[in-house]
Context: one part of a larger RNA
Molecule: small-subunit ribosomal RNA, central domain
Organism: uncultured bacterium
RNA sequence: CUGGGCGUAAAGCGUACGCAGGCGGUUUGUUAAGCGAGAUGUGAAAGCCCCGGGCUCAACCUGGGAACUGCAUUUCGAACUGGCAAACUAGAGUGUGAUAGAGGGUGGUAGAAUUUCAGGUGUAGCGGUGAAAUGCGUAGAGAUCUGAAGGAAUACCGAUGGCGAAGGCAGCCAGAGAGAAAAACACUGACGCUCAUGUACGAAAGCGUGGGGAGCAAACGGGAUUAGAUACCCCGGUAGUCCACGCCGUAAACGAUGUCUACUAGAAGCUCGGAGCCUCGGUUCUGUUUUUCAAAGCUAACGCAUUAAGUAGACCGAAAAGGGAGUACGGCCGCAAGGUUAAAACUC
Numbered sequence: 001c002u003g004g005g006c007g008u009a010a011a012g013c014g015u016a017c018g019c020a021g022g023c024g025g026u027u028u029g030u031u032a033a034g035c036g037a038g039a040u041g042u043g044a045a046a047g048c049c050c051c052g053g054g055c056u057c058a059a060c061c062u063g064g065g066a067a068c069u070g071c072a073u074u075u076c077g078a079a080c081u082g083g084c085a086a087a088c089u090a091g092a093g094u095g096u097g098a099u100a101g102a103g104g105g106u107g108g109u110a111g112a113a114u115u116u117c118a119g120g121u122g123u124a125g126c127g128g129u130g131a132a133a134u135g136c137g138u139a140g141a142g143a144u145c146u147g148a149a150g151g152a153a154u155a156c157c158g159a160u161g162g163c164g165a166a167g168g169c170a171g172c173c174a175g176a177g178a179g180a181a182a183a184a185c186a187c188u189g190a191c192g193c194u195c196a197u198g199u200a201c202g203a204a205a206g207c208g209u210g211g212g213g214a215g216c217a218a219a220c221g222g223g224a225u226u227a228g229a230u231a232c233c234c235c236g237g238u239a240g241u242c243c244a245c246g247c248c249g250u251a252a253a254c255g256a257u258g259u260c261u262a263c264u265a266g267a268a269g270c271u272c273g274g275a276g277c278c279u280c281g282g283u284u285c286u287g288u289u290u291u292u293c294a295a296a297g298c299u300a301a302c303g304c305a306u307u308a309a310g311u312a313g314a315c316c317g318a319a320a321a322g323g324g325a326g327u328a329c330g331g332c333c334g335c336a337a338g339g340u341u342a343a344a345a346c347u348c
Stems, first nucleotide, its partner, number of pairs: 006317001007302002012316001014201004021194003025088007033081002035077008049065006091191001092188005099180001106174004110154001115149007125136002162169002206247006215241002220236004258315006266293004272287006297304002322347002330341004
């Protein structure tokens, strides 16, 4: 280079933004870099190929031709790609007025419950388990009533529901900002797609400093179980979980399915719009989101199936038998934990 692949067999970066790069809508003119045609020069000889000749043949030697698909210069062409100029509106975007939403951040605030403390009533148990015991309780527990404190999380609504790029997001209220879809009109006029390096965000755990600490709970202590029990069960319990600021940068970060665009039977729901009919109960059409089936097609099968894993195009990422190993060494990053990049010997 060619060919085959990346849902589950090896393989889609956790996600987005985005410089360089790659690719790029419609029309006209122009240019002639790519592109096509001709000419000239060059493309050593030998070799290969073709037609001959010489060794008795052949190998071998030798004459001629072809070829050398290339490069340079030059002339012509103008469909396509590129450049330049002008224009367009179907891509992309902006504005106007309404819409839905646990999207993010800040500040308030509410009720239920657990726990603790104080007080009242009251007496012998409570708690826990398969059964127990450790534990709590006559210094008055548990139960019950009243009050207070404090932290964390928001039952019902609640859902194949909604929002967000992903991670993720849930009581209620406020004001300031972000994104999305539909309809109509106006405007800009290709402003687009993808994206190595880069930048930002990124669950949980963990780390640093300072707060906070109700419940839960690694570690740890005790009680059981057991042959043992560094566990499962029980009683306790510290980091942590919460807040502010700063790090870490990883997950089965999953739809195990990169992003964008176009096309390709249907059926039934869901969310949010718009238009019409209407007996105001609904119903029809249309756009969007999302879910379940299912045709063609695809697939090794399972299955996917207009939200494709179908049919194509653009760009990026990553794979090449298993182990050794996501390890060693080195680099970079990190306070550390470690992360990232990433082998080989050897072995089958």